Overview:
Transfer RNA from Oltmannsiellopsis viridis, 71 nucleotides, folded computationally. Its mean pLDDT, the model's own confidence on a scale to 100, is 83. Its Rfam family is "tRNA". Rfam classes the family as a transfer RNA.
């Protein structure tokens, strides 16, 4: 230089053109003499920009970051 993969919640991962879920975590409560555990509620997210579309996390293009293959 060329090519490919990945980017979603604090962390690990889903879903997939119809408006994003789970587990763990955080917070509050419950329980206890107290702590932990349990149970209940709650919190919090699409790497950036443009395009297609009635509608984009999803499709297309460019860029950014990481990883890999090749010379």
């Nucleotide at each position: 230089g060329g090519c490919g993969c990945u980017a979603u919640a604090g962390u690990u991962c889903a879903a997939u053109g119809g408006u994003a879920g789970a587990a763990c975590g955080g917070u509050a409560g419950u329980c206890u003499c107290a702590u932990a555990a349990u149970c209940u509620a709650u919190u919090g997210g699409a790497g950036a920009a443009a395009g297609u579309u009635c509608g984009a996390u999803u499709c297309u293009u460019u860029c950014u970051a990481g990883c890999g293959c090749u010379a």